[in-house]
Molecule: transfer RNA
Organism: Candidatus Moraniibacteriota bacterium
RNA sequence: GGGACCGUAACUCAGGGGUUAGAGUGGACGACUCAUAAUCGUUUUGUCGCUGGUUCGAUUCCAGCCGGUCCCA
Repeated sequence: GGGACCGUAACUCAGGGGUUAGAGUGGACGACUCAUAAUCGUUUUGUCGCUGGUUCGAUUCCAGCCGGUCCCA
């Protein structure tokens, strides 16, 4: 230098144009217990990497850029 894949909550990931953006884990509070753990209940968190474009509407499609992993040279 060229190519492929990925970027969504604190972490691991799902969602692949439509009105509330989700799960598990984690954090906080409570219940239970003599107490802790476990368990149960409630609750908390997002500029969906950035900038443009397409569209009535973009996390989703397109382009550029940034970052990560891998391959080729």